[in-house]
RNA sequence: CUUUGUAAAAGGCAAACUCAGGGUGACCUGGGGACGCAAAGCUACGAGUCCUGUAAAGGAUAGUCGGGUUACCAAA
Numbered sequence: 001c002u003u004u005g006u007a008a009a010a011g012g013c014a015a016a017c018u019c020a021g022g023g024u025g026a027c028c029u030g031g032g033g034a035c036g037c038a039a040a041g042c043u044a045c046g047a048g049u050c051c052u053g054u055a056a057a058g059g060a061u062a063g064u065c066g067g068g069u070u071a072c073c074a075a076a
Base pairs, nucleotide, nucleotide: 002076003075004074005073012037013036017032018031019030020029021028022027035063041069042068043067045066046065047064048061049060050059051058052057
């Protein structure tokens, strides 16, 4: 440096649900809570799904899939 993720070691994140708040809505933020996760860190570039809208278009989702990018430990 590249690849891999079994055993470890140190840790990390946090689904459903719930309380408070924001938003027309999808959904988001904070507290509680853990189903799980080797990137369940970040990123809306491509696709999917969802929301608003007569349409054009705009928005949401990274824990739907792929891409990009950063990274702990160990092994080869």
c-di-GMP-I riboswitch aptamer from Geobacteraceae bacterium GWC2_53_11, 76 nucleotides, folded computationally. Its mean pLDDT, the model's own confidence on a scale to 100, is 87. It was read from a public genome assembly, where an Rfam model found it. Its Rfam family is "c-di-GMP-I riboswitch aptamer". Its family is annotated with cyclic-di-GMP binding in the Gene Ontology.